[in-house]
RNA sequence: GAUGGACCUCACGUGACAUCCGCCUGUGAACCCCGUCAGAUCCGGGAGGAAGCAGCGGUAAGCAGGAACGGUUGUGUCGUGAUGGUAUCUAUCCC
Numbered sequence: 001g002a003u004g005g006a007c008c009u010c011a012c013g014u015g016a017c018a019u020c021c022g023c024c025u026g027u028g029a030a031c032c033c034c035g036u037c038a039g040a041u042c043c044g045g046g047a048g049g050a051a052g053c054a055g056c057g058g059u060a061a062g063c064a065g066g067a068a069c070g071g072u073u074g075u076g077u078c079g080u081g082a083u084g085g086u087a088u089c090u091a092u093c094c095c
Stems, first nucleotide, its partner, number of pairs: 001093006007085002009082005016075003020071003023066005033058004041050003
């Protein structure tokens, strides 16, 4: 000095863990969500119709809890690769 390896970087495959979201359950709107609207009210000669409080049911945003599954991100478990990088270590060869 050259080459190879270790090491670093990057990429791919794979694996574990963690975070977040989706998902499930519960809760959740006096009125400005939906449905059904007792009572009562209004229109009509009548048949009927209309709006609609309370209540009930369902939900939105939100809140709480949660196994499994799916997705995002991160760390780095193993493996493989590269027109790489390297101040350092190691092996071989040459001068």